[in-house]
The RNA shown here (transfer RNA) has 74 nucleotides and comes from a bacterium.
């Protein structure tokens, strides 16, 4: 320097043909339960969807630069 994959809650990762509240699992607070703790149940907090622009009535999802990050190639 190319080329591909990726980047969404603290972590791990879905999210379909663009369109109705953006989710799960784990952690995490808090209620129950217990002598106590765990485990189970039930509630709840957390998001600028990597950064800017663009298309659109509307973008997590398309499109164009940029930045990270993992492989390959040279």
């Nucleotide at each position: 320097g190319g080329c591909u994959g990726g980047g969404u809650a603290g972590c791990u990762c879905a999210g379909c043909u663009g369109g109705u509240u953006a989710g799960a699992g784990c952690g995490u607070g808090g209620c129950c339960c217990u002598c106590a703790u765990a485990a189970a149940g039930c509630c709840g907090a957390g998001g600028u969807c990597g950064u800017g622009a663009g298309u659109u009535c509307g973008a997590g999802u398309c499109u164009c630069a940029c930045c990270c990050c993992a492989g390959c190639c040279a």
Background:
Its mean pLDDT, the model's own confidence on a scale to 100, is 81. It matches the Rfam family "tRNA". Rfam links the family to the GO term triplet codon-amino acid adaptor activity.